[in-house]
RNA sequence: GCAGGCCACGCAGCCGCGGACGGGCCAGCCCCGUUCGAGGAAAGUCCGGACACCACAGAGCAGGGUGGUCGGGGAGCCGACCCGGGGAAACCCGCGGGAAAGUGCCACAGAAACACACCGCCGAUGGCGGGACGGGUCCGCCCGCCCCGCACAGGCAAGGGUGAAAGGGUGCGGUAAGAGCGCACCGGCGUCGCGGCGACGCGGCGGCCAGGUAAACCCCACCCGGUGCAAGACCGAGCAGGACCGCCUGCAGGCUGCUCGCCGAGGUCCAGGUAGGUCGCAGAGAUGGAUGGCUGCGCAACGACAGAAUCCGGCUUACCGGCCUGCUACG
Numbered sequence: 001g002c003a004g005g006c007c008a009c010g011c012a013g014c015c016g017c018g019g020a021c022g023g024g025c026c027a028g029c030c031c032c033g034u035u036c037g038a039g040g041a042a043a044g045u046c047c048g049g050a051c052a053c054c055a056c057a058g059a060g061c062a063g064g065g066u067g068g069u070c071g072g073g074g075a076g077c078c079g080a081c082c083c084g085g086g087g088a089a090a091c092c093c094g095c096g097g098g099a100a101a102g103u104g105c106c107a108c109a110g111a112a113a114c115a116c117a118c119c120g121c122c123g124a125u126g127g128c129g130g131g132a133c134g135g136g137u138c139c140g141c142c143c144g145c146c147c148c149g150c151a152c153a154g155g156c157a158a159g160g161g162u163g164a165a166a167g168g169g170u171g172c173g174g175u176a177a178g179a180g181c182g183c184a185c186c187g188g189c190g191u192c193g194c195g196g197c198g199a200c201g202c203g204g205c206g207g208c209c210a211g212g213u214a215a216a217c218c219c220c221a222c223c224c225g226g227u228g229c230a231a232g233a234c235c236g237a238g239c240a241g242g243a244c245c246g247c248c249u250g251c252a253g254g255c256u257g258c259u260c261g262c263c264g265a266g267g268u269c270c271a272g273g274u275a276g277g278u279c280g281c282a283g284a285g286a287u288g289g290a291u292g293g294c295u296g297c298g299c300a301a302c303g304a305c306a307g308a309a310u311c312c313g314g315c316u317u318a319c320c321g322g323c324c325u326g327c328u329a330c331g
Stems, first nucleotide, its partner, number of pairs: 001327007009298007017037008025028001039305001043316002046314005051228004063224005068081005082096001083094004097219002102217002104213003118160002120156003125153002127150005133144004168186006187209002189206007232279004241270005253263003299303001
């Protein structure tokens, strides 16, 4: 230096808080005693499971998620490996399928962002102009060849410039100038062989050379019901509701003098279910929600981050420091 694991001030005394159990008498949500009482992350709620309720024939589409390979798993997690990047090493980091199916987009600048030519280079070839030479001639010129110039047709993409990015790189050859145009090496892609379960690696061959972007649409493979303990279950006042009785000498009658009927007081029963209670709920555990404080001693350290709310697994994030083990490098 790297990796993994462990600890998370300790002990004592006193006071205080909550749960359970036992006891007390002044029977109070009081007192006494015993015992138990936060974490490695209790956090974020990212992923999954248990549990609960709702929904649901099957198949397809839509939508969402995951994404190197292999293995495990319930999991977006874990292990090993591959590839890329970093490090001298131990080792660390990676939103790590496909851009050679198609479509879209690529600000500003720039000629051009998908096929482009602004500056520039060339102008071999053709054109135009000039010149030398040779041949022909009807002496006006004509033909051939060579040289020079122009940069008109055109060729090029090396160099410059713009840009995040201009599309293989370096070098040699080549050319009018250039260019994988040719060659060597390197990179990529394709293909063949070998190795590997595989990702992939190694080697041969082929100039095949292809911009970026998929957390843009899309393509490929696999996966996927919703809501969460304020889930939900049980008990259940009061008010309102329903059914029946509403009789008798007396108690409440009204519509209507009488009969019937209806309404009502009163009574009994019923259903759903509000307030509320209990469970769910736990070897901490509530719903006015507890887990703290003081003193003394010890320590190189004066003690970090932080605190349960249904439970469990994984991940991530926060954290003063200390201890142990293994590995690497230097002395």